[in-house]
Source information
Predicted 3D model of a 72-nucleotide RNA (Fluoride riboswitch aptamer (crcB RNA motif)) from Dyella soli. It matches the Rfam family "Fluoride riboswitch aptamer (crcB RNA motif)". Its family is annotated with positive regulation of gene expression and response to fluoride in the Gene Ontology. On this family, see Baker et al., Science 2012: "Widespread genetic switches and toxicity resistance proteins for fluoride". The coordinates come from a structure-prediction model, not an experiment, and the mean pLDDT is 75. The organism belongs to Dyella, within Bacteria.
RNA sequence: CCGACGCCAGGAGAUGGCAUACCUCCCGCCACCACGGCAAACCGCCUUCGGGCUGAUGAUGCCUGCACCACC
Numbered sequence: 001c002c003g004a005c006g007c008c009a010g011g012a013g014a015u016g017g018c019a020u021a022c023c024u025c026c027c028g029c030c031a032c033c034a035c036g037g038c039a040a041a042c043c044g045c046c047u048u049c050g051g052g053c054u055g056a057u058g059a060u061g062c063c064u065g066c067a068c069c070a071c072c
Stems, first nucleotide, its partner, number of pairs: 010026004016063005022058001028038003044053003
């Protein structure tokens, strides 16, 4: 100096918010000292291609919104 791996920080996980720091993934470049720029992870499933299906969670809890049912 180059490459690989691991950990921490940061970022992401098909419709909103908060918490958990549990799971998975990305984790580089340019530039200068700035709360900068670019990139990556991410952007649902099935299909005879006519069409069909689940969900405000990656997961859990709570809140908000929507839909259905019952009661007053």